Model confidence (mean pLDDT): 82 of 100. The RNA shown here (Glycine riboswitch aptamer) has 93 nucleotides and comes from a Planctomycetota bacterium. Taxonomically the source falls in Planctomycetota (Bacteria, Pseudomonadati). Its Rfam family is "Glycine riboswitch aptamer". Rfam's curators write: This family represents the bacterial glycine riboswitch.
[in-house]
RNA sequence: CUGACGGUUGCAGGAGAGACUCGCCAAGCGAGCACCGAAGGGGAAAGUGGAAUCGCCACGAAACUCUCAGGUACAAAGGACUGCACCCUGACG
Repeated sequence: CUGACGGUUGCAGGAGAGACUCGCCAAGCGAGCACCGAAGGGGAAAGUGGAAUCGCCACGAAACUCUCAGGUACAAAGGACUGCACCCUGACG
């Protein structure tokens, strides 16, 4: 000098599922039942390692799975992920 991976922020796109029942009665709040998965969170496979007197322990991913949390008319908010931009960091060279 270059600038990989990663990270913050901004912009754009962004799904699913009850306008359910009851109470105050407002589409808001609370309770109940039903449902969704793409904030977050939990689970563990192949495999690897250790131990090893027979089966143990540890590590081990997700958009899979569980629905704790969150969410379920429009709107608002949130939203994994994708694209773009600035900035931060700085690997290889």